[in-house]
Formats: sequence, structure tokens, C1' cells
RNA sequence: CAUCGGACUUAUGCAUCAUCGUGAGUGCCCUGUCGGAAACGACGGGAGUAGAACCGCUCAAAUUCGGGGAACCCUCACCGGAGGCAAUCCCGAGCCAAGCCUGUCGAUUCGACAGGAAGGUGUAGAGACUAGACGGGCGGCACCUAAGGCCAUUCGCUAGGGUGAAGGGAUAGUCCAGACCACAAACCUUCGAUUGAA
Repeated sequence: CAUCGGACUUAUGCAUCAUCGUGAGUGCCCUGUCGGAAACGACGGGAGUAGAACCGCUCAAAUUCGGGGAACCCUCACCGGAGGCAAUCCCGAGCCAAGCCUGUCGAUUCGACAGGAAGGUGUAGAGACUAGACGGGCGGCACCUAAGGCCAUUCGCUAGGGUGAAGGGAUAGUCCAGACCACAAACCUUCGAUUGAA
């Protein structure tokens, strides 16, 4: 210098965007209890803040039928509450790609079938489709340590453990649905509502 990505997330006030406020969620900082050998984790409390928050390869299927809970805000009611919207928290049955576990069969180091665990689907603005990742699987990198095991040993060796935020209750897109504003057509005295295209 060029290119790509990011500069909390999301809903709402407010049709949209920006900002700000509010609700919900996330990380960082301080702190309490508990678990752990440690890294670190679980559950709370506090005041702020958004600096930081790995890499590569691989998978794209199910996408169904039901059920429960939800703050702010709005409407009604009026102090007992009811309804709407909705970020979002879940459950049962069924089903599911790749990888993993078990069994059976066939065979040849693979395949088929059945079952299972994790995870997913269910859970988009009604919804259809495509792609990946913040998702699943495998590997690597950074962190911890010798508790356990080996050893005659307090030395030594090892395999292991844990973290790398949340967002996918549709993310990025293509389409579609609905709403709002403006426009046109025809009806109508007007108000108004209907239709159409963008």
C1' cells in the first nucleotide's frame, strides 16, 4: 500500500436506519462458597466496561406430530388481574449426515442390517431453497501437572485433564409472505374501503 474479516449479541420504544433508553443473554474486572493435585470448573454477589476472544480438514441429513414457561413494552381493567406482541427457556414421541460404541451377517480389511450414546431436528417474519459456521466429527496449536500409573526411590518417565464467550428460535444469501408510506384505476357528494403495479 492492496484485499478480506471485525470493532458484544438480540428484541423493543419507532414502518426502516443511526443514536440513545429499557428487557434478555455474553465475555472481561473484583469478590464469596464448593469441587479439583493444578490448569480450571459450578453456583452466587458487586461496580463498571466492550480491549481481547486459535488454526486446518471434513459433514449437510432429519427438517414431522404434540405440549409447557417467559421479561420489557402495548391494550383493557383497577389495585386482585386479563389479553396482545415477543427477545427467549424447555419437554415427550418420531426421525437424522459424517464420525463413535455394541451386535449379527456377508466377505475381506471392507460392506450391509439392527440397536445405542453424544449432538441435531422440533424452535424463521407463515414458509421454499443454496451455502457455510458460531454447529457435528477428526487433527493440530497455546495452558496445567505428575494426583493416578511405572520405578527400590522424595529423582525420573508417561498418559491424561481443562480452556480458547454469547449469537443459527433461519447466520450469510436468493425467493416468498405480511405490514407501512406514496402512486394509479374504478366506486362514492364526502368520508371511506377495494383492486393493481412498483
Predicted 3D model of a 198-nucleotide RNA (Group I catalytic intron) from a Paracoccaceae bacterium. Its mean pLDDT, the model's own confidence on a scale to 100, is 75. Its Rfam family is "Group I catalytic intron". The literature on the family includes a 1990 paper in Annu Rev Biochem by Cech, "Self-splicing of group I introns". Rfam describes the family as follows. Group I catalytic introns are large self-splicing ribozymes. The model forms 82% of the base pairs in the Rfam consensus.